[in-house]
RNA sequence: GCCCAGGUGGCGGAAUUGGUAGACGCAGCAGACUCAAAAUCUGCCGUUCGCAAGAAUGUGCUGGUUCGAUUCCAGUCCUGGGCA
Numbered sequence: 001g002c003c004c005a006g007g008u009g010g011c012g013g014a015a016u017u018g019g020u021a022g023a024c025g026c027a028g029c030a031g032a033c034u035c036a037a038a039a040u041c042u043g044c045c046g047u048u049c050g051c052a053a054g055a056a057u058g059u060g061c062u063g064g065u066u067c068g069a070u071u072c073c074a075g076u077c078c079u080g081g082g083c084a
Stems, first nucleotide, its partner, number of pairs: 001083007010026003019067001028044005046057004060076005
């Protein structure tokens, strides 16, 4: 230099003929149970704003196509593999 695969909450990892993003697990927080703890069960668990209800934003980054993009296109950064 060329080719291929990948980048999604704190971590792992789903969702793809474009149509509710974050299922599921781990970690964490709160509660129940207990004398206390462990285990178990229930709820919550990206960010910002808000007293709350809720709203906005968010899939490496920057653009594009589209009514609509994690998904398609272009560029770019990073990681792994192959060829030279």
This is a predicted structure of an 84-nucleotide RNA (transfer RNA) from Flavisolibacter sp.
The prediction has a mean pLDDT of 81.
It matches the Rfam family "tRNA". Rfam classes the family as a transfer RNA.
The RNAcentral record of the sequence draws on ENA and MGnify.
NCBI's taxonomy places the organism under Bacteria, Bacteroidota, Chitinophagia, Chitinophagales, Flavisolibacter.